[in-house]
Context: one part of a larger RNA
């Protein structure tokens, strides 16, 4: 609990789809559920308000008015909303011509570096650290040099850049395929927005079968350090990172900031379209469109800040919040192989 709130105090679902529901352009007609105005009925006494009246008085009682936000049922209005019917283009969408993009999914090739083999030059240290030593080398390391294998990332480009709902997403090609952006016409004619469920997607880790396994590394073994070191540092080291199919459903899944419309000073930058001036041509200038970015006026905010990418002003629809701890935890439900996720309390106590 009808209020008032959700950048940062408790609070925006981790994204996206779409069902119910909510809400909803203009113009004309009809309708009269909703709306609004009359009337009629009923709306028990008793309680309240008003006048009177009785007990000296008052409380109390007595009696008459009034009221009674409600309900029916009638007779009316048509501005609003809601129904029907008939149009409309500004919402929304669909054709067409252009674009720009690490968007997705699958296949195929590069090149540099690491590691590791096999061979050549060569020898005595190499590595590692604050300083060492564990550790590797004369069985020939480390350094160089040739050729083989092999995984796993894509330097330079590279950006306050781009692109995707969101998580993400970067080397080249090739297929296959989602969205966006401009421009100019044509057509459909509100086909819109939100969206509880529901359903899909969801970094990292984790977990199942099978592969892979260079680097790197939880655990874990040794050097160190320290009083101690179950740690930082070193030198080794396995899952796991990688792929493939299936699962998990979670993160500071963050812009700590749901989505859609709609108004409301400017100045700057940057990216990809389009027009226009001007040029032999390029830059360059100017206009508007879309993103992404730094300032900032009004206004808002406790402050911070936010400011056309709102945290301004206003409307719609959804999520969620209500003092700390107990606790995101017990318990029961759903769901996983399990790890655990979800929903999600009290009793206590400050």
């Nucleotide at each position: 609990u009808u209020g008032g709130g959700c950048g940062u105090a408790a609070a925006g679902g981790g994204c996206g789809u779409c069902u119910a529901g909510g809400u909803g352009g203009c113009c004309c007609g009809c309708u009269a559920a909703g709306u609004c105005a009359g009337a009629u009925g009923u709306g028990a006494a008793g309680u309240c308000c008003c006048u009177c009246g009785g007990u000296u008085u008052a409380a109390c009682c007595g009696a008459g008015g009034a009221c009674g936000u409600g309900c029916a049922u009638u007779u009316g209005a048509a501005a609003c909303u809601g129904g029907c019917g008939a149009g409309c283009u500004u919402g929304a969408g669909u054709a067409c011509c252009g674009g720009a993009g690490g968007g997705g999914g699958c296949a195929g090739c590069g090149g540099a570096a690491u590691u590791u083999u096999c061979g050549g030059u060569g020898u005595a240290g190499a590595g590692g650290u604050g300083a060492a030593a564990u550790u590797u080398g004369u069985a020939g390391a480390u350094a160089u040099u040739g050729g083989g294998a092999g995984g796993a990332a894509u330097a330079c480009c590279a950006g306050u850049g781009g692109u995707g709902a969101a998580g993400g997403u970067g080397g080249c090609u090739g297929c296959c395929u989602g969205g966006c952006c401009g421009g100019a016409u044509a057509c459909u004619g509100a086909c819109a927005c939100u969206g509880a469920a529901g359903c899909g997607c969801g970094a990292a880790a984790g977990c199942g079968u099978g592969g892979g396994g260079a680097g790197u590394a939880a655990a874990u073994a040794g050097g160190a350090u320290u009083a101690g070191a179950u740690a930082u540092c070193c030198u080794g080291g396995u899952a796991g990172u990688c792929c493939a199919c299936g699962c998990u459903g979670u993160a500071a899944a963050c812009g700590a900031u749901g989505g859609g419309c709609a108004c409301u000073a400017g100045c700057c930058a940057u990216a990809c379209g389009a027009g226009g001036u001007g040029u032999u041509g390029a830059u360059u200038c100017c206009u508007g469109g879309u993103g992404u970015g730094g300032c900032g006026u009004a206004g808002c905010u406790a402050a911070u800040g936010c400011g056309a990418u709102a945290a301004g002003u206003g409307c719609c629809c959804c999520g969620c919040c209500u003092g700390g701890g107990g606790a995101g935890u017990a318990c029961g439900g759903c769901c996983g192989c399990a790890a655990g996720g979800u929903u999600a309390a009290a009793a206590c106590u400050c």